[in-house]
Context: one part of a larger RNA
RNA sequence: AGACGGGGGCCCGCACACGCGGUGGAGCACGUGGUUUAAUUUGAAGAUACGCGAAGAACCCUACCAGGUCUUGACAUCUUGCCCCAACCCUACAGAUAGGGGGCUUCUUUUGGGAACGCAAUGACAGGUGGUGCAUGGUCGUCGUCAGCUCGUGUCGUGAGAUGUUGGGUUAAGUCCCGCAACGAGCGCAACCCUUGUCAUUAGUUGCCAGCAUUAAGUUGGGCCCUCUAGUGAGACUGCCGGGGGCAAACCGGAGGAAGGGGGGGGGGACGUCAGAUCAUCAUGCCCCCUAUGACUUGGGGUACCCCCGUGCUACAAUGGACGGUACAACGAGUCGGGAACUCGCGAGGGCAAGGUAAUUUUUUAAAACCGUUCUCAGUUCGGACUGCAGGCUGCAACUCGCCUGCACGAAGUCGGAAUCGCUAGUAAUCGCGGAUCAGCAUGCCGCGGUGAAUACGUUCCCGGGCCUUGCACU
Numbered sequence: 001a002g003a004c005g006g007g008g009g010c011c012c013g014c015a016c017a018c019g020c021g022g023u024g025g026a027g028c029a030c031g032u033g034g035u036u037u038a039a040u041u042u043g044a045a046g047a048u049a050c051g052c053g054a055a056g057a058a059c060c061c062u063a064c065c066a067g068g069u070c071u072u073g074a075c076a077u078c079u080u081g082c083c084c085c086a087a088c089c090c091u092a093c094a095g096a097u098a099g100g101g102g103g104c105u106u107c108u109u110u111u112g113g114g115a116a117c118g119c120a121a122u123g124a125c126a127g128g129u130g131g132u133g134c135a136u137g138g139u140c141g142u143c144g145u146c147a148g149c150u151c152g153u154g155u156c157g158u159g160a161g162a163u164g165u166u167g168g169g170u171u172a173a174g175u176c177c178c179g180c181a182a183c184g185a186g187c188g189c190a191a192c193c194c195u196u197g198u199c200a201u202u203a204g205u206u207g208c209c210a211g212c213a214u215u216a217a218g219u220u221g222g223g224c225c226c227u228c229u230a231g232u233g234a235g236a237c238u239g240c241c242g243g244g245g246g247c248a249a250a251c252c253g254g255a256g257g258a259a260g261g262g263g264g265g266g267g268g269g270a271c272g273u274c275a276g277a278u279c280a281u282c283a284u285g286c287c288c289c290c291u292a293u294g295a296c297u298u299g300g301g302g303u304a305c306c307c308c309c310g311u312g313c314u315a316c317a318a319u320g321g322a323c324g325g326u327a328c329a330a331c332g333a334g335u336c337g338g339g340a341a342c343u344c345g346c347g348a349g350g351g352c353a354a355g356g357u358a359a360u361u362u363u364u365u366a367a368a369a370c371c372g373u374u375c376u377c378a379g380u381u382c383g384g385a386c387u388g389c390a391g392g393c394u395g396c397a398a399c400u401c402g403c404c405u406g407c408a409c410g411a412a413g414u415c416g417g418a419a420u421c422g423c424u425a426g427u428a429a430u431c432g433c434g435g436a437u438c439a440g441c442a443u444g445c446c447g448c449g450g451u452g453a454a455u456a457c458g459u460u461c462c463c464g465g466g467c468c469u470u471g472c473a474c475u
Stems, first nucleotide, its partner, number of pairs: 001475002004471002007469007015459002019423005026314006033307001034305002042053002064300007073125001077124002079121004089101002105116004127289002130287003136283002138278003141274001143272001148187006154163003167178003193266004198234007207224003212221002237260001240254004316416001320375006332363003342351003382413001387408007429451007
C1' cells in the first nucleotide's frame, strides 16, 4: 500500500421488511446428472452450467456406432501427359461407387492454336468438429451501469509511498458547491443517439370522413377538418414563485404545463477480477493422425430409463366448466411464399381460384371481457395424462422418431414439508397475437398489444456493494 475482521461510523440495491403471484407435492414437456448401450457425439458445472451452444436431431445436419467403399483424395495450388473427350441422364446394386450403355459443351483466335471444364499419373501437399481456452487472437459472462480507476507538474517523506481522490454539505453519480499543499488533466458518470408521451407545420395515397350527395359497405362523387403516416420544428431548463440552507450546491412545496426536477423505456459497461467460458463459429502456435484420427455411403444412435436435480406448461375448479350471442388491438411476415371468396368435409383438411412484391391484397374471426342459458360442490359436465380405432398434412421416407383431427378410454391431482424465486406501475398477475429457425415440428426464445392490482412503517437483521476509519498472526 492492499486484502481481510462474527471491528466501528455513514450510505445504497426487490437485500430484508410490507404486499402479490409462484417453485418445492401431481401429470406432462425440455435440459443436466446417473445408469444402460455397438453408439447413446460433444462443450457448459455455485453465484456466472442445467428450455444453455441448439433461431427448431425422421434422412441431411452429425462430430458417435455397425456394415460396405476410396487413397494426391470430397476441397486448394503447382508439375507432366492425354483428349476436345463435358455437365447430366438411364440401367444394376442396400447405397456410395466400381463396371456397362447412350450423348458430345463453353470462351477466345492471327484458324496453327490457347484457355476453362474433364480424365490419368507423379510428388510437393491437401484434410482433421483430433489434443491443449493453463501457449493465444477475437468474442462473451461476472462483480456492475457499481462509482469508481488513474496521470502530469508541484509539495511532503531516507524510502516504499502519501497528497490530489481526504474534510463539511449534496447527488442516482469522484454529481455539484464550499474548504484545503495542492493546481490541473484523462478513462468512467452525465449529455450527444433511438423510441415513447404534447403541439405546430409540410404532404394527402394505398390512409381518413366533419359537412354535402350516394351505397349493402368510405362503396362512389367530393373533401384533407379530424385520425393516421413521416419529414421538419417547438417544448422541460430547477426557467418562475415561496420555504429552508452557509448570500453556496442542492433539497421541500407551489404555479403554469401534455409532460417536472434523470418524464418512461432502450442503446451505451471505466481500470481491472475470476489462469471464468469458447481451439466445436472463426483465426492461430505447438503436439498428434497421414490406405486414416482424412473422405464417401446405407442403416442405426443422439429420442434408451429403476432413479436424482433444474427450468417450464397444464391443472386441482363456481372470480369456474360447457353452450349460444355480441365488442374492441398492436408489433410483424408473405412470390421456392401468404392465400380471400365460393364449395366439399363433424374436423384436421381438400377442390377451384381472385387480388397482392403490400398503409391497397393475404395472414386477420384477437382472447380474456360483456349479455343470456345450464351445471350446484362431486374426483364432478373439474382435470386431462395414458391407451384403442379411424383419418388429415408435410416429406424419397413418419417403424425406431413428426405434428394435427374425430370418436372412445378418463390416470394422478382437492393448492403442495423443510426450503426457495420473481416483482415497486401501465409493473406484478392474467389474456390472446406475431416473428425468427423452418418441407414438417414450439409448453422454448424474441417481440406485440388487451385487462390491470396490492404494498413499501422502516434499515435492527440476512445477502451483495460504495466511502472513511481502526486492528492485523495474511500478501

Small-subunit ribosomal RNA, 3' major domain from an uncultured bacterium, 475 nucleotides, folded computationally. RNAcentral holds the full RNA, with entries from ENA and Greengenes. Model confidence (mean pLDDT): 83 of 100.